This is a predicted structure of a 119-nucleotide RNA (Glycine riboswitch aptamer) from a Pseudomonadota bacterium. The model forms 91% of the base pairs in the Rfam consensus. The sequence was found by an Rfam model in a public genome assembly. Lineage of the source: Bacteria > Pseudomonadati > Pseudomonadota. Rfam family: Glycine riboswitch aptamer. About the family: This family represents the bacterial glycine riboswitch.

[in-house]
């Protein structure tokens, strides 16, 4: 000084904010009925509670259909080697994981630590 290994800090891509259920939550938004009570001659009207249901938003779990590759798995191979056999991707599948942000990310950069070696 280079390599590998962990650690720190920064960078960091790609794909439905899809769609059903069913459950929670909001001083949310609409509101059926029921009681109170002001005006009013009656029809009506006004305020207060009460809340069946139901809408919109988030979040969780579970199905469905598309979808991404750069944790992590697998496979093949250029190639390498100590050549019986072994290693070997950013390729290939996508089991895992991911598809708003948040987090995770393969890899790169900087510091630092340890290990073994070359000049």
């Nucleotide at each position: 000084u280079c390599g590998a290994u962990g650690a720190a800090c920064g960078g960091g891509a790609g794909a439905g904010a899809c769609u059903g259920a069913c459950g929670c939550g909001u001083c949310a938004g609409c509101g059926a009925u029921u009681u109170c009570u002001g005006c009013g001659a009656a029809a009506g009207u006004g305020g207060a509670a009460u809340g069946a249901g139901u809408u919109a938003c988030g979040c969780g779990u579970u199905g469905g259909c598309g979808c991404c590759g750069a944790a992590g798995g697998a496979g093949c191979a250029a190639c390498c080697g100590c050549c019986c056999c072994g290693g070997a991707a950013u390729c290939u599948c996508u089991c895992a994981g991911g598809c708003a942000a948040a987090a995770g990310a393969a890899c790169c950069g900087u510091u630092c630590a340890u290990c073994a070696g070359g000049a």